[in-house]
Context: one part of a larger RNA
RNA sequence: UUGGGCGUAAAGCAUUUAUAGGUGGCUUUUUUAGUCUGCUGUCAAAUCCCAAGGCUCAACCCUGGACAAGUGGUAGAAACUACCAAGUUGGAGUACGGUCGGGGUAGAAGGAAUUUCUAGUGGAGUGGUGAAAUACAUAGAGAUCGAAAAGAACACCAACGACGAAAGCACUUUAUUGGGUUGACACUGACUCUGAGAGAUGAAAUCUAGAUGAGCGAAUGAGAUUAGAUACCUCAGUAGUCCUAGCUAUAAACGAUGGAUACUAGGCGUUAUGCAUAUCAACCUGUGUAGUACUGUAGCUAACGUGUUAAGUAUCCUGCCUAGGGAGUACCUUCGUAAGAAUCAAACUC
Numbered sequence: 001u002u003g004g005g006c007g008u009a010a011a012g013c014a015u016u017u018a019u020a021g022g023u024g025g026c027u028u029u030u031u032u033a034g035u036c037u038g039c040u041g042u043c044a045a046a047u048c049c050c051a052a053g054g055c056u057c058a059a060c061c062c063u064g065g066a067c068a069a070g071u072g073g074u075a076g077a078a079a080c081u082a083c084c085a086a087g088u089u090g091g092a093g094u095a096c097g098g099u100c101g102g103g104g105u106a107g108a109a110g111g112a113a114u115u116u117c118u119a120g121u122g123g124a125g126u127g128g129u130g131a132a133a134u135a136c137a138u139a140g141a142g143a144u145c146g147a148a149a150a151g152a153a154c155a156c157c158a159a160c161g162a163c164g165a166a167a168g169c170a171c172u173u174u175a176u177u178g179g180g181u182u183g184a185c186a187c188u189g190a191c192u193c194u195g196a197g198a199g200a201u202g203a204a205a206u207c208u209a210g211a212u213g214a215g216c217g218a219a220u221g222a223g224a225u226u227a228g229a230u231a232c233c234u235c236a237g238u239a240g241u242c243c244u245a246g247c248u249a250u251a252a253a254c255g256a257u258g259g260a261u262a263c264u265a266g267g268c269g270u271u272a273u274g275c276a277u278a279u280c281a282a283c284c285u286g287u288g289u290a291g292u293a294c295u296g297u298a299g300c301u302a303a304c305g306u307g308u309u310a311a312g313u314a315u316c317c318u319g320c321c322u323a324g325g326g327a328g329u330a331c332c333u334u335c336g337u338a339a340g341a342a343u344c345a346a347a348c349u350c
Stems, first nucleotide, its partner, number of pairs: 004321003007304002012318001014201004021194002025088004031082001033081002035077008049065003053061002091191001092188003096183005103177006110154001114150003118146001120144002125136002163168001207246004215241002220236004258317006266295002269292008299306002324349002333342003
């Protein structure tokens, strides 16, 4: 609960595609369903309201009158919504010419570093810490210099830079593929927006099977610290991290800000691109469009802040909230191998 809200107080679904539904540019025409107007039927009595009257007044009683909403019929109006028909190009889309990028997938190749192994030199410590010890080392470690192998990650460039719906994405290169943006204006002619349910994607960790395993590293062992130390520190180290095929479906999945459209001061950067100007050329300068930062006016806000990338002014659609705890729990149901996920109360208490 006919109300107010959702950046931080409760509250925007993790993201996207899209069905039903809702919603919707401009011009002309048709119909009159919605809508509006007139007349009329009904809307019991009592009650309420108004004007008289009766109880000495009043409450009370009695007589008369009336409103409004609803609903039926009938006669009209045609602006708006809807319907019919036709058109139009500004929204939307397609085609065409450029251009952008760590966007995706698959393949190939690369160097630095690390570890291991092997050959040489060499000969006593190395390592680690606040300090140490565990640990490694005369069976030759650490150091240094060659050969080899493996796996994982890609310094500098690098930017408050780019791209992607989000998760995310960076050595180089090849193939393939999605997208954005810009330009001129050719075509279609409202084809739009949102979106319950539904589908798809979805970090890390976990799980299943296989392959791999350098470094790091839950668990575990040992050494320290400490009153104790199931920790922080150190030495080792298994799952895991990586790959393939599945599963899971959650995160402070955050801009803690749903999507779309229109309007509303500036200033200063930067990315992509068009035009003008300039030049031998690249720059420079002015300006348009699309992104992305900072600052800031009006406005908004409880304040912080936000501020043309709005949290301003409006419209459309959708999700969600309603004191704290109990509790995102119990139970049912669905999904999952499981872990669990989704949905989601009440008693009681304050």